A computed fold for a 74-nucleotide RNA from an uncultured Pseudomonadota bacterium, annotated as transfer RNA. It matches the Rfam family "tRNA". By type it is a transfer RNA.
[in-house]
RNA sequence: GGGUGACUAGCUCAGUUGGCUAGAGCAUCUCGUUUACACCGAGGAGGUCUGGGGUUCGAGUCCCUAGUCACCCA
Numbered sequence: 001g002g003g004u005g006a007c008u009a010g011c012u013c014a015g016u017u018g019g020c021u022a023g024a025g026c027a028u029c030u031c032g033u034u035u036a037c038a039c040c041g042a043g044g045a046g047g048u049c050u051g052g053g054g055u056u057c058g059a060g061u062c063c064c065u066a067g068u069c070a071c072c073c074a
Base pairs, nucleotide, nucleotide: 001073002072003071004070005069006068007067010026011025012024013023019057028044029043030042031041032040050066051065052064053063054062
């Protein structure tokens, strides 16, 4: 220099041809249980889906561009 893939909650990830309100597990918080802790049960909070632009009635999803990371070629 060229190419491919990934980027969604604090962490690991799902999100099936674009469609109603964006999810799971772990972690965290509250309550219950316990003498207490842990385990377990119930509930809550937490996201402008990497930034910007475009297409569309509608974008996490499609297109362009920038960034970061990984890999391949030279």